[in-house]
């Protein structure tokens, strides 16, 4: 000083609005409105939140082919690695927001 790799998916939470159900107000009543500054249930939903699997590195144990090594397959094992991460404004979907998605972006260190 250059390259390549630092992943995938699911549950769950933080959070978050308000399509549906429920609260609540409107009404004799039903149905319709109106209300998220309704705890809530359905629903969104983390790159830097958790927790599983799994992919990949390493390192290792049987087994199989004419073959001792090496390659190659096949079935495992490991109290092994899988790192670091401060982040606007502003647009975007979906009913609508959002730590979702533009983005590990812009920018700072």
């Nucleotide at each position: 000083a250059g390259a390549g790799u630092u992943g995938a998916c699911g549950g769950c939470u933080a959070g978050g609005g308000u399509u549906c159900c429920g609260g609540c107000g409107u009404u004799u009543g039903c149905a319709a409105c109106g209300u998220g500054u309704c705890u809530g249930g359905u629903c969104c939903g983390a790159g830097a939140g958790c927790u599983g699997u799994c992919a990949c590195c390493c390192g290792u144990g049987g087994g199989g082919g004419a073959g001792a090594c090496a390659u190659c397959c096949c079935c495992g094992c490991g109290u092994g690695g899988c790192g670091c991460a401060c982040g606007g404004c502003g647009g975007g979907a979906c009913a609508a927001a959002a730590a979702c998605c533009c983005g590990g972006g812009a920018g700072a260190c």
Predicted 3D model of a 109-nucleotide RNA (Guanidine-I riboswitch aptamer) from a Paracoccaceae bacterium. The prediction has a mean pLDDT of 85. Of the family's consensus pairs, 96% are formed in the model. NCBI's taxonomy places the organism under Bacteria, Pseudomonadati, Alphaproteobacteria, Rhodobacterales, Paracoccaceae. Its Rfam family is "Guanidine-I riboswitch aptamer". About the family: This family represents a conserved RNA structure found upstream of the ykkC and yxkD genes in Bacillus subtilis and related genes in other bacteria.